[in-house]
Molecule: c-di-GMP-I-GGC riboswitch aptamer
Organism: Candidatus Atribacteria bacterium
RNA sequence: GUUGAAAAAGGCAAACUAUUCGAAAGAAUAGGGCGCAAAGUUAUGGACCUAAAGUCAAAAGACAAAGGUUGCCAAGCUACCACCU
Repeated sequence: GUUGAAAAAGGCAAACUAUUCGAAAGAAUAGGGCGCAAAGUUAUGGACCUAAAGUCAAAAGACAAAGGUUGCCAAGCUACCACCU
């Protein structure tokens, strides 16, 4: 410097369960362990989810201010170990 087959100092932790927060999506903590070589981090671009309040509507419903997902895909920033050069 590139790469990630196997390992390893080690790391993270899906579903599900409990409690709490939230209108919801979802989040936090504990248990759990499906998986992950960036499953570290930033909602920046796209995508997806929600829609209490608000606007429209006779209603059904629609819209989307706002919120969420980085373990959906890109991008930015940062980083462990090791084969290899």